The prediction has a mean pLDDT of 83. A computed fold for a 71-nucleotide RNA from Haloarcula sp. Atlit-7R, annotated as transfer RNA. Rfam family: tRNA. Lineage of the source: Archaea > Methanobacteriota > Halobacteria > Halobacteriales > Haloarcula.
């Protein structure tokens, strides 16, 4: 400097234009002499700014920062 992959709750990992999901960790409840051993509920996320489209993590443009090649 070129070309490729990548960016989702704390934290890891789905979603092939149509209600953003799952595991962990976390908070409240049950259970239970007792304990995250098991049940059940809850909070919480689509790097950023445009566009397209009836609707965008998903398609297009244009930054931002990780990897990887090549020079």
């Nucleotide at each position: 400097u070129g070309c490729g992959g990548g960016a989702u709750g704390g934290g890891a990992u789905a979603a092939u234009g149509g209600c953003a999901g799952u595991c962990c960790a976390c908070g409240g409840g049950g259970c239970u002499c007792a304990u995250a051993u098991c049940c059940c509920c809850g909070a919480g996320a689509u790097c950023c700014a445009g566009g397209u489209u009836c609707g965008a993590c998903u398609c297009c443009u244009g930054g931002u920062c990780c990897c990887g090649c090549a020079a």